[in-house]
The prediction has a mean pLDDT of 75. Predicted 3D model of a 117-nucleotide RNA (SAM riboswitch aptamer (S box leader)) from uncultured Crocinitomix sp. Rfam family: SAM riboswitch aptamer (S box leader). Rfam's curators write: The SAM riboswitch is found upstream of a number of genes which code for proteins involved in methionine or cysteine biosynthesis in Gram-positive bacteria. It was read from a public genome assembly, where an Rfam model found it.
RNA sequence: UACUUAUAAAGAAAGGUGGAGGGACCGGCCCUUUGAAACCUUGGCAACCUAACUCAUUGAGAUGAGGAUAAGGUGCCAAUUCCAGUUUAGCAGAUUUGUGCUUAAACGCUAUAAGAU
Numbered sequence: 001u002a003c004u005u006a007u008a009a010a011g012a013a014a015g016g017u018g019g020a021g022g023g024a025c026c027g028g029c030c031c032u033u034u035g036a037a038a039c040c041u042u043g044g045c046a047a048c049c050u051a052a053c054u055c056a057u058u059g060a061g062a063u064g065a066g067g068a069u070a071a072g073g074u075g076c077c078a079a080u081u082c083c084a085g086u087u088u089a090g091c092a093g094a095u096u097u098g099u100g101c102u103u104a105a106a107c108g109c110u111a112u113a114a115g116a117u
Stems, first nucleotide, its partner, number of pairs: 001116001003115006013042005021031003025085001027083002043077003048073003051069001053066005086106003089102004
C1' cells in the first nucleotide's frame, strides 16, 4: 500500500501518570468520572513466524510433515471481529415490494500474522 495466503464463537489485567472520551467506518447496542483515549511498569494469553525436538525423502545442500518446550520476532488481554451492513438460498409474514428469521452459501470491510511490491 492497490496485492496474495491464513485466521478471527476459545483464551488472558493489575498498578502508575493522565483527565474525557472509547468500541475502525455507518446504523444499533454497549463501555466510561466506581476514571475514557494515550503513555509507562509488571503480569498473563495464544501459538502466526524463527529456533529446539521427532519422522519421511535426498549423495549432499535441502525439502515436506508433525510437534507445543515457550527461548527469540510480532500480536492480543469488556461484550462472537460486540451485532448487523452487499448478493444469493430457504422459511415466516405481507401485498406497500418495503420487513423479519437462519451456527446457511458467496463476496466485501476491518484486524493480526507471514509474504509480495